Description
Small-subunit ribosomal RNA, central domain from Nitrincola salilacus, 349 nucleotides, folded computationally. The RNAcentral record of the full RNA draws on SILVA. Its Rfam family is "Bacterial small subunit ribosomal RNA". Its family is annotated with ribosome and structural constituent of ribosome in the Gene Ontology.
Context: one part of a larger RNA
RNA sequence: CUGGGCGUAAAGCGCGCGUAGGUGGUUCAGUCAGUCAGAUGUGAAAGCCCCGGGCUCAACCUGGGAAUUGCACCUGAUACUGCUGAGCUAGAGUACGGUAGAGGGUAGUGGAAUUUCCUGUGUAGCGGUGAAAUGCGUAGAUAUAGGAAGGAACACCAGUGGCGAAGGCGACUACCUGGACUGAUACUGACACUGAGGUGCGAAAGCGUGGGGAGCAAACAGGAUUAGAUACCCUGGUAGUCCACGCUGUAAACGAUGUCAACUAGCCGUUGGGACACUUGAUGUCUUAGUGGCGCAGCUAACGCGAUAAGUUGACCGCCUGGGGAGUACGGUCGCAAGAUUAAAACUC
Numbered sequence: 001c002u003g004g005g006c007g008u009a010a011a012g013c014g015c016g017c018g019u020a021g022g023u024g025g026u027u028c029a030g031u032c033a034g035u036c037a038g039a040u041g042u043g044a045a046a047g048c049c050c051c052g053g054g055c056u057c058a059a060c061c062u063g064g065g066a067a068u069u070g071c072a073c074c075u076g077a078u079a080c081u082g083c084u085g086a087g088c089u090a091g092a093g094u095a096c097g098g099u100a101g102a103g104g105g106u107a108g109u110g111g112a113a114u115u116u117c118c119u120g121u122g123u124a125g126c127g128g129u130g131a132a133a134u135g136c137g138u139a140g141a142u143a144u145a146g147g148a149a150g151g152a153a154c155a156c157c158a159g160u161g162g163c164g165a166a167g168g169c170g171a172c173u174a175c176c177u178g179g180a181c182u183g184a185u186a187c188u189g190a191c192a193c194u195g196a197g198g199u200g201c202g203a204a205a206g207c208g209u210g211g212g213g214a215g216c217a218a219a220c221a222g223g224a225u226u227a228g229a230u231a232c233c234c235u236g237g238u239a240g241u242c243c244a245c246g247c248u249g250u251a252a253a254c255g256a257u258g259u260c261a262a263c264u265a266g267c268c269g270u271u272g273g274g275a276c277a278c279u280u281g282a283u284g285u286c287u288u289a290g291u292g293g294c295g296c297a298g299c300u301a302a303c304g305c306g307a308u309a310a311g312u313u314g315a316c317c318g319c320c321u322g323g324g325g326a327g328u329a330c331g332g333u334c335g336c337a338a339g340a341u342u343a344a345a346a347c348u349c
Base pairs, nucleotide, nucleotide: 004320005319006318007303008302012317014201015200016199017198021194022193023192025088026087027086028085029084030083031082033081034080035077036076037075038074040072041071042070049065050064051063052062053061054060091191092188093187094186095185096183097182098181099180103177104176105175106174107173108172109171110154115149116148117147118146119145120144121143125136126135162169163168206247207246208245209244210243211242215241216240220236221235222234223233258316259315260314261313262312263311266294267293268292269291270290271289272288273287274286275285276284277283278281298305299304322349323348324347331342332341333340334339
């Protein structure tokens, strides 16, 4: 390589968009490039294989055939693929009317709570723990009432509920804006799928510059615990957490399950549409797009999956090939750095 695989054994890029490439609905006509058939030339000889012959046999030698699966050219075939032309509407998309939604961005607003400050009441404790102590408090704390400031997060609603490609998104209002679903018509007419490179987005932590800083809290300090305690517990507490702009580009980025399409028993919930029916309401039935629970066939090593497939197939991409060494070294690329990415070998079992 052929072949076999990728939920959990090694293996699906974190997720989109998209270039090249690969693949591609339906009808008619043309062409004959691929494809198929036949013919010709060539495919040296020797060797291998088959049938004979010669050395007394064999090795060996020798005659003929086959093979040489290839290439070139000629004559045909035209179903399929390609190419060219003309169409079609079932894929895809556009227009129009509706619907639901924590989808995204910007600005503004609100209440509860924590903390701090001011004022009043009030007096000896508060706080914390398994028990304590550090800590706070007669310079009046804790508690309680009123007021002010500031930052961050939005209880209930809340739901295997919703939206988003993923990361993710949850108070309210306005503006800007993306997508989905749905209904009936009209239009375009294969415009599609996937996607090496490429490009964009991408939690938390971290980095740069400038702000902000209530609570929480790495580091750090103290108190405990303990044989020790660089921890778990307690009292404090700085980066950080928040905002703007820029960088980083990684996660158990998980459904550990790539994307798209088709087909294959049923039953029960739930969300958003649509239709129909009547007994017009806490109604029933059908259908469609999601989201869940069971389950037949089938699949699976088993667990389990089971129309949201891990079933049956097709298209394209990515990835795997014993464990350790190692996702490391070196080199390249990227980055301010931290590091990321690409990625071995010796050796060893």